The part of an RNA shown here (small-subunit ribosomal RNA, 3' major domain) has 456 nucleotides and comes from Cornu aspersum. The full RNA is in RNAcentral, with records from SILVA. It matches the Rfam family "Bacterial small subunit ribosomal RNA". Its family is annotated with structural constituent of ribosome and ribosome in the Gene Ontology.

Context: one part of a larger RNA
RNA sequence: UGACGGGGACCCGCACAAGUGGUGGAGUAUGUUGUUUAAUUCGACGAUACACGUAGAACCUUACCUGGGCUUGACAUCGCUAGCAAAGUCGUAGAAAUACGAUGGAGGUUAACUGGCUGACAGGUGGUGCAUGGCUGUCGUCAGCUCGUGUCGUGAGAUGUUGGGUCAAGUCCCGCAACGAGCGCAACCCUUAUCGUUAGUUAAUUUUUUAACGAGACUGCCAGCGCAAGCUGGAGGAAGGUGGGGAUGACGUCAAGUCAUCAUGCCCCUUAUGCCCAGGGCCACAAACGUACUACAAUGGUCGGUACAAACGGUUGCCAAGUCGUAAGAUGGAGCUAAUCCGAAAAAGCCGAUCUCAGUUCAGAUCGAGGGCUGAAAUUCGCCCUCGUGAAGCCGGAAUCACUAGUAAUCGCGAAUCAGACAUGUCGCGGUGAAUACGUUCUCGGGUCUUGUACA
Numbered sequence: 001u002g003a004c005g006g007g008g009a010c011c012c013g014c015a016c017a018a019g020u021g022g023u024g025g026a027g028u029a030u031g032u033u034g035u036u037u038a039a040u041u042c043g044a045c046g047a048u049a050c051a052c053g054u055a056g057a058a059c060c061u062u063a064c065c066u067g068g069g070c071u072u073g074a075c076a077u078c079g080c081u082a083g084c085a086a087a088g089u090c091g092u093a094g095a096a097a098u099a100c101g102a103u104g105g106a107g108g109u110u111a112a113c114u115g116g117c118u119g120a121c122a123g124g125u126g127g128u129g130c131a132u133g134g135c136u137g138u139c140g141u142c143a144g145c146u147c148g149u150g151u152c153g154u155g156a157g158a159u160g161u162u163g164g165g166u167c168a169a170g171u172c173c174c175g176c177a178a179c180g181a182g183c184g185c186a187a188c189c190c191u192u193a194u195c196g197u198u199a200g201u202u203a204a205u206u207u208u209u210u211a212a213c214g215a216g217a218c219u220g221c222c223a224g225c226g227c228a229a230g231c232u233g234g235a236g237g238a239a240g241g242u243g244g245g246g247a248u249g250a251c252g253u254c255a256a257g258u259c260a261u262c263a264u265g266c267c268c269c270u271u272a273u274g275c276c277c278a279g280g281g282c283c284a285c286a287a288a289c290g291u292a293c294u295a296c297a298a299u300g301g302u303c304g305g306u307a308c309a310a311a312c313g314g315u316u317g318c319c320a321a322g323u324c325g326u327a328a329g330a331u332g333g334a335g336c337u338a339a340u341c342c343g344a345a346a347a348a349g350c351c352g353a354u355c356u357c358a359g360u361u362c363a364g365a366u367c368g369a370g371g372g373c374u375g376a377a378a379u380u381c382g383c384c385c386u387c388g389u390g391a392a393g394c395c396g397g398a399a400u401c402a403c404u405a406g407u408a409a410u411c412g413c414g415a416a417u418c419a420g421a422c423a424u425g426u427c428g429c430g431g432u433g434a435a436u437a438c439g440u441u442c443u444c445g446g447g448u449c450u451u452g453u454a455c456a
Stems, first nucleotide, its partner, number of pairs: 001456002003453003007450007015440002019403005026294008034285002042053002064280007073121001077120002079117005088103006123269002126267003132263002134258003137254001139252001144183006150159003163174003189246004194215007218240001221234005296396001300355007312343003317336002322331003362393001367388007409432007
């Protein structure tokens, strides 16, 4: 100087407390462990792995396994050589890769393309994240981390950065052997809430709306307290003291994560650890754990009627009206390159009817039968519909999680990926809309000062 303390003082945070809803019990979905397997590819493991990489494994993807093949190779550059083509189409053999035959025929003659030969080389999702770059998580959006000059100290170092106030903040003020400065904080950026101007489209002048540019909030004004910084209250205002949300992550920590995004040193493979193909596997199932969804019902279920969004997507696409079908869906073809047309019905809500506390008109797992859709192809292994079947479950032990306001809870809607989809996931959008916070003794984490130390 740090680090640590079941030392002290002060301060903060959904950290506790005060509340609300969950998880832990059930069924299912999904990830992981384990086991199994020819293979169940690989990575991630307290917080900071486990609906994570994967914004979508039937083939492909795919890296794994089995079998069938190739060896200058699926891909790149160079040398020698041959052909005039090659792709495509058809036929035969085959599971296909592939091989053979036919057809095809732009254009070229130093070239393109294809084949052959040879070796330099290609190739590797092989190893090492403890050789690395880049990117990322975490402490933590915590308020810290440092430097120059000066001063003090033999020196390591100290001072500044400590002290008194204040703040969300090393924020600002006052004081002070310090005076200044940098990276952080804040502001500048985006969005939302109010208004104005200009314009756009729309059936629609205005209103509304969209989007471009502006205005607006600064403790500016008033009162009290205070040396000041500032704090408390008030006015005006759509908004008040960082208005709400986002982006933004200092010096560093964890030899944290990633060699499987990519790049890359070294090591290793080179008729194979490379490449092509078919089928299988990644979906197995005594068990355990994580994360979710659906429930256990009357603040509810079922049936009928009826109202109100936002955001987003659409030409290999979204698909209307009509018709057929109980339905999934089929047919149909209008419109739309979209403020114009379509997806599109918002749902909870409201009005009425019914059920009457029961394993039920709750719940929907599982299984049987029949159909539909995508796609060469749904057996392993897709989704949807109808009829039947109708399991566990009557609110969950110890324990444990999230949340402070348009939040929790609850209700639907959309998108990416995507042929389809195992999405109950993820990321967004709006509708309805709470309770509680006395307080900082205790738990956890963090910050500042101080003290002790057989620690570095």